[in-house]
Context: one part of a larger RNA
RNA sequence: CUGGGCGUAAAGGGUGCGUAGGUUGUUGUAUAAGUUAGUUGUGAAAUACCUGUGCUUAACGCGGGGGUGUCAACUAGUACUGUAUGACUUGAGUAAAGCAGAGGGUGGUAGAAUUUCCGGUGUAGCGGUGAAAUGCGUAGAGAUCGGAAGGAAUACCGGUGGCGAAGGCGUCCACCUGGGCUAUUACUGACACUGAGGCACGAAAGCGUGGGUAGCAAACAGGAUUAGAUACCCUGGUAGUCCACGCCGUAAACGAUGGACGCUAGCCGUUGGGCAGCUUGCUGUUCAGUGGCGCAGCUAACGCAUUAAGCGUCCCGCCUGGGGAGUACGGCCGCAAGGUUGAAACUC
Numbered sequence: 001c002u003g004g005g006c007g008u009a010a011a012g013g014g015u016g017c018g019u020a021g022g023u024u025g026u027u028g029u030a031u032a033a034g035u036u037a038g039u040u041g042u043g044a045a046a047u048a049c050c051u052g053u054g055c056u057u058a059a060c061g062c063g064g065g066g067g068u069g070u071c072a073a074c075u076a077g078u079a080c081u082g083u084a085u086g087a088c089u090u091g092a093g094u095a096a097a098g099c100a101g102a103g104g105g106u107g108g109u110a111g112a113a114u115u116u117c118c119g120g121u122g123u124a125g126c127g128g129u130g131a132a133a134u135g136c137g138u139a140g141a142g143a144u145c146g147g148a149a150g151g152a153a154u155a156c157c158g159g160u161g162g163c164g165a166a167g168g169c170g171u172c173c174a175c176c177u178g179g180g181c182u183a184u185u186a187c188u189g190a191c192a193c194u195g196a197g198g199c200a201c202g203a204a205a206g207c208g209u210g211g212g213u214a215g216c217a218a219a220c221a222g223g224a225u226u227a228g229a230u231a232c233c234c235u236g237g238u239a240g241u242c243c244a245c246g247c248c249g250u251a252a253a254c255g256a257u258g259g260a261c262g263c264u265a266g267c268c269g270u271u272g273g274g275c276a277g278c279u280u281g282c283u284g285u286u287c288a289g290u291g292g293c294g295c296a297g298c299u300a301a302c303g304c305a306u307u308a309a310g311c312g313u314c315c316c317g318c319c320u321g322g323g324g325a326g327u328a329c330g331g332c333c334g335c336a337a338g339g340u341u342g343a344a345a346c347u348c
Stems, first nucleotide, its partner, number of pairs: 003320004007302002012316001014201004021194003025088007033081002035077007042069001049065006091191001092188005097182003103177006110154001115149007125136002162169002206247006215241002220236004258315006266293013297304002321348003330341004
């Protein structure tokens, strides 16, 4: 000496379930594979190293020694790991009682608003902009009142509030259904953690078939602006946005921070439970979440700080100068769009 890293410099897989594998609580007994000690054998000689010595010296030669291995056999040891067997309850789980929630699916439902249509009143404008124009309107618009249709989304409540693995989830009601939290016992007895491959889920856009289409609106058309204006602004407007089924599999899929467990000052808020106290709506305490600040410590700094980026253990993923390039080629996947895996030459 036997790498260093991954919030922002290159680097955490979009998320979960889980196979192999890796890792794995307390305790007894046995064993002795790993492991430790010893003995024996072997590891040829030359070379190399140490030491002594011979040629006048050196090179060179000679003598002695040590070293060299995932080595083998035997003997002994048993702390740790392994293996076998027995026990345990704190990790994990199960049952019984409650609680909160936009968690998911299906069917229904309500009110406001926009638009269109019909009817009434009514008359010359409306609309739009920085200003205008395109556009709409005397075939009666806009405004206003009544009615009807239809689609989409759910104001207020609403909250660094809640739920979910992530994506994400918001009117109300019913049904089906997943997960979580709390308290007390009882039970199982390490059943655990992680997880290469694999499988499943996965915003928006996009694709296929069929439906639907109020508003919005890529493309497109027109009006403006401008030197030009393939834009920003305006008037229209089709895909799409919505539904069903099937694909796609990507995002600044972000906390730019993988998962599990343990440990390490506090203070203030907030959500859901439990317990205790009393002045019955407060205080204290405890568990689980979610925020703000802050010590030690960490950090290049910014900052992080019991929800760690601190101190440790285990497992997975990933990085190794910039460009070329997430490109080419090949493989796999896809209807396609493309996705995934993923270079090199060359150049600085």
This is a predicted structure of a 348-nucleotide part of an RNA (small-subunit ribosomal RNA, central domain) from an uncultured bacterium. Model confidence (mean pLDDT): 90 of 100. It matches the Rfam family "Bacterial small subunit ribosomal RNA".